c-di-GMP-I-GGC riboswitch aptamer from a Pirellulales bacterium, 78 nucleotides, folded computationally. The sequence was found by an Rfam model in a public genome assembly. It matches the Rfam family "c-di-GMP-I-GGC riboswitch aptamer". The family is grouped with related families in Rfam's "c-di-GMP_I riboswitch clan". Gene Ontology term of the family: cyclic-di-GMP binding. Model confidence (mean pLDDT): 88 of 100.
RNA sequence: CUCGAUAAGGGCAAACCGGUCGUAAGGCCGGGACGCAAAGCCAGGGGCCGACGCAAGUCGGACGCCCGGUUGCCGAAG
Numbered sequence: 001c002u003c004g005a006u007a008a009g010g011g012c013a014a015a016c017c018g019g020u021c022g023u024a025a026g027g028c029c030g031g032g033a034c035g036c037a038a039a040g041c042c043a044g045g046g047g048c049c050g051a052c053g054c055a056a057g058u059c060g061g062a063c064g065c066c067c068g069g070u071u072g073c074c075g076a077a078g
Stems, first nucleotide, its partner, number of pairs: 002078001003075002011036002016031006034064001040070003044067003048061005
């Protein structure tokens, strides 16, 4: 460096429920854990979702869909 263990110590938190904000997708807070070695961060490419629009498209959302960028804890085996 690659890799990722029935390792150690920690971390995050899907569905669902309550509150709240938003036209909506969805965000935030609390509860809750299906999962996750980047399920940390970035909406850059593809795809997806919403609103508006006859359409072209415009504005917005999510990275826990894939790719890419960037930072990073631990250390068995190979």